Predicted 3D model of a 529-nucleotide part of an RNA (small-subunit ribosomal RNA, 5' domain) from an uncultured bacterium. Its mean pLDDT, the model's own confidence on a scale to 100, is 85.
Context: one part of a larger RNA
């Protein structure tokens, strides 16, 4: 000088930050990942047309029906649940940092080219009948799709022995003048999609070099081990895996073993070199009750998915089941010690969707804590009879001390009253240009006008009112080290960072008066330089 600090005494306000360093211990409860009806069959619930009936006050109310409509529980399907958020257990190198490399993949996004034809069989939901305490589950029957499967075509694409061979797709929504129509539509057109392929962007996988803690009271280690040939596997190189062959490979420039540890940008300190460290923020890695495994998928061997084993907890009708806070709050425990079971999606960002919306404990805010940094205040001026009181005294006085009182002011802050932002721009709607088009529809886009949206919060800020009113402590005073006297005690009680104080005059213990230093803090302890 510093700290994610703690403890003791004390404590007025604001701004900005920070807040389980210990048990990667166990978790009650709520929330943290959904969304799309413009993919689909539908209609459980809500609402409204329509239809039927009833009551009558004759235009209202009630009852029934009603997927026709707005919408929508559950279901099929798509996209997202691989991001975001948490933690640092493991790991000393499959990590991280820096610099290179070639044998790769990449959903959504951007740019280009081509295509989007014609068929089929199922299945959930639902219905019926069962089983089970529950979790859940069985059989039969019906049905749809952007779900699934063939056929056609296929420039380019993939394989190839260069002859040839293989392999795609899906529709949905909006608008429309002619023409045709079985009145469904065809047809034209716009948008969103779908398939193939080329390139980009982004993201990811792989390889190499160098750097990266301590121990030699760890000296030898290694059999898929090291290399080759041929295969398998992967998106891809490779003993990654396998068969065969060779006998290699690493090591005092520290192999192997043991211990410790997430790494970095940074942070603290220091004149620097260096030393220490890796909270918050950012990048990377690893993990998700413990261990193992794969499935799906562009991407996982997957925190809030699946399966198996284990420990633990819970339910049970004893047959069998359920769970995983190292997400946000919160609880118990551990500990010197670390916060609310808060508000909002208004902003930023993310997911889905054409969009409106919806979801979002990410995030933005609020609450708690002097934990830190910064700022402000607790008054200002005047005031000598140097008041009273306290303390000391050589008894003259000195000191507290302009301090107080008194007088004159001010009103930051606190209190009360009133006014009052920015954070909000988009999207939507109207008008009007441009593009597209057969089109003045629709759709996209520029301009302009209008309307709506604020958790924080009636907050920041501003104005006004009254009144010195609402606000000072802590440590120290032997030397180091700024600051001294009296009383008490008598090697006792005690102090102490080091030297050392205390045994009858203690500036070192305890108290008082006085003083010194910091100040909403001050000291102590711990740790680092």
């Nucleotide at each position: 000088a510093g700290u994610g600090a703690a403890c003791g005494c004390u404590g007025g306000c604001g701004g900005c930050a920070g807040g389980c360093c210990u048990a990667a211990u166990a978790c009650a409860u709520g929330c943290a990942a959904g969304u799309c009806g413009a993919a689909c069959g539908g209609c459980a619930g809500c609402a409204c047309a329509g239809c039927a009936g009833a009551g009558c006050u004759u235009g209202c109310u009630c009852u029934g029906u009603g997927g026709g409509u707005g919408g929508c529980g559950a279901g099929u399907g798509g996209c997202g649940g691989a991001c975001g958020g948490g933690u640092g257990a493991g790991g000393a190198a499959u990590a991280c940092g820096u610099g290179g490399g070639a044998a790769u993949c990449u959903g959504c996004c951007c740019a280009g080219u081509c295509g989007u034809g014609g068929g089929g069989g199922a299945u959930a939901a639902c219905g019926u009948a069962g089983g089970g305490a529950a979790a859940c589950u069985u059989a039969c029957g019906c049905u749809a799709a952007u779900a699934c499967c063939g056929c056609a075509u296929g420039c380019g694409c993939c394989c190839u022995u260069c002859g040839g061979g293989g392999g795609a797709a899906a529709g949905c929504c909006g608008g429309g003048g002619a023409u045709c129509u079985u009145c469904g539509g065809a047809c034209c057109u716009g948008g969103c999609g779908c398939g193939a392929u080329u390139g980009g962007a982004u993201g990811a996988g792989c390889c190499c070099a160098c750097g990266u803690c301590g121990g030699a009271u760890u000296a030898g280690c290694u059999a898929g081990u090291u290399g080759g040939u041929g295969g398998g596997g992967u998106a891809a190189g490779g003993g990654c895996c396998c068969a065969c062959c060779a006998a290699g490979g690493c090591g005092a420039c520290g192999a192997u073993c043991c211990g410790u540890a997430g790494c970095u940008g940074g942070u603290c300190u220091g004149a620097g070199a260096g030393g220490a460290u890796g909270a918050u923020c950012a990048g990377c890695c690893a993990c998700a009750c413990u261990g193992g495994a794969a499935c799906u998928g562009a991407g996982a061997c997957g925190c809030g998915g699946u399966c198996c084993a284990g420990a633990c907890u819970c339910c049970u009708a004893c047959g069998g089941g359920a769970g995983g806070c190292a997400g946000c709050a919160g609880u118990a425990g551990g500990g010197a010690a670390u916060a609310u079971u808060g508000g909002a999606c208004a902003a930023u960002g993310g997911g889905c969707g054409c969009a409106a919306u919806c979801c979002u404990g990410a995030u933005c805010c609020a609450g708690c804590c002097a934990u830190g940094c910064c700022g402000c205040g607790u008054g200002u001026g005047u005031g000598a009879a140097g008041a009273a009181g306290g303390c000391c005294u050589u008894c003259g006085g000195g000191u507290u001390g302009u301090a107080a009182a008194g007088c004159a002011c001010u009103u930051u802050u606190a209190u009360c009253c009133g006014g009052a932002a920015a954070g909000a721009a988009a999207a939507g709607c109207g008008c009007u240009g441009g593009g597209u088009u057969a089109a003045u529809a629709c759709c996209c886009u520029g301009g302009u006008g209008u309307c709506c949206u604020g958790a924080c919060g009636g907050u920041a800020c501003c104005g006004g009112a009254a009144g010195a009113a609402u606000a000072a402590g802590c440590a120290c005073c032997g030397g180091c080290u700024a600051a001294c006297u009296u009383c008490g005690u008598g090697c006792c009680a005690g102090c102490a960072g080091c030297c050392g104080c205390g045994g009858u005059a203690a500036u070192a213990c305890g108290a008082a008066g006085g003083g010194u230093g910091c100040a909403a803090g001050c000291g102590u302890u711990a740790c680092u330089c």